[in-house]
RNA sequence: CCGUGCUACGUGGGGCGUUAGCGGUGUCCUGUAACCUGCCAUCCGCUUCAGCAGGGCGGAAUUCCUUUCCGAGGGACGUCGGCGGGUCUUGUGUUCGGCGCCACCGGGUGUUGACGGUUGGACCCCAUGCGAUGGGCGUCUGGUGAACCUGGUCAGGGCGGAGACGCAGCAGCCAUAAGCUUGUUCGCUCAUGCGCCGUGGGACCUUCCAACCCGAGCUACGGAGCGUCGACGCUCUCCUGUCGCGUUUCGAAGAAAGGUGCACGG
Numbered sequence: 001c002c003g004u005g006c007u008a009c010g011u012g013g014g015g016c017g018u019u020a021g022c023g024g025u026g027u028c029c030u031g032u033a034a035c036c037u038g039c040c041a042u043c044c045g046c047u048u049c050a051g052c053a054g055g056g057c058g059g060a061a062u063u064c065c066u067u068u069c070c071g072a073g074g075g076a077c078g079u080c081g082g083c084g085g086g087u088c089u090u091g092u093g094u095u096c097g098g099c100g101c102c103a104c105c106g107g108g109u110g111u112u113g114a115c116g117g118u119u120g121g122a123c124c125c126c127a128u129g130c131g132a133u134g135g136g137c138g139u140c141u142g143g144u145g146a147a148c149c150u151g152g153u154c155a156g157g158g159c160g161g162a163g164a165c166g167c168a169g170c171a172g173c174c175a176u177a178a179g180c181u182u183g184u185u186c187g188c189u190c191a192u193g194c195g196c197c198g199u200g201g202g203a204c205c206u207u208c209c210a211a212c213c214c215g216a217g218c219u220a221c222g223g224a225g226c227g228u229c230g231a232c233g234c235u236c237u238c239c240u241g242u243c244g245c246g247u248u249u250c251g252a253a254g255a256a257a258g259g260u261g262c263a264c265g266g
Base pairs, nucleotide, nucleotide: 001266002265003264004263005262006261009058010057011056012030013029014028015027016026020047021046022045023044024043035055036054037053038052039051064259065258066257067256068255069254073250074249075248076247077246078245080244081243082242083241084240085239086238091234092233093232095231096230097229098228099227100226101225104223105222106221107219108218109217116213117212118211119210120209121208122207124202125201126200127199128198129197130195131194132192133191134190135189136188137187138186140183142181143180144179150175151174152173153172158167159166160165
């Protein structure tokens, strides 16, 4: 140096999450020439050479180990920047709105008398009278209204009588009582969302009207101003999401350098 058979070891790695920690199941990145089965989230298996169990393959190097470089991607942090959300109500606005004040400007009104004052009345409330309207009752008018027990007249018939005549009386007709009904009257009574109506009392803050006194203002309609509250925009306080930047940390793949056992045979 070559060959054969072994062994260590390898058969993916990494970020986050979870965990005292490691590995797996989860998720993401990277990567493949990168084995198979079973187990597992209020979980499973382990303990720093840190998955367990079983079965394969590769095997001392293009594949194993160490170091360095580069570096996908993830995590943490920031008096950082952009965009967005919430919270707070600090400040602000040629912005908008509500309310109050103010007679500065305009308008209106006022010596044909403002504001204010006095008196009276109205409006308002209570009681009552009258009227109107409606209901009830009574009276009155009309209609109807009785087999007999209402009246009149009572055919026929009946009774008394020798007779003259007398008597009672059904039906019919007429009239009428109670009752029913009607409305053009009148009286009483009750009620009323009715009245240019009357009387008495109350209230009289406001409003309106009239008379009188006084003698120059009155009025917030528009604008301006002041105050207050709210809306909206920006801002202040605090929290948060996302993107970017910076620092830091872990770091796949890739590149470079170095290292790596035993036996037998030639």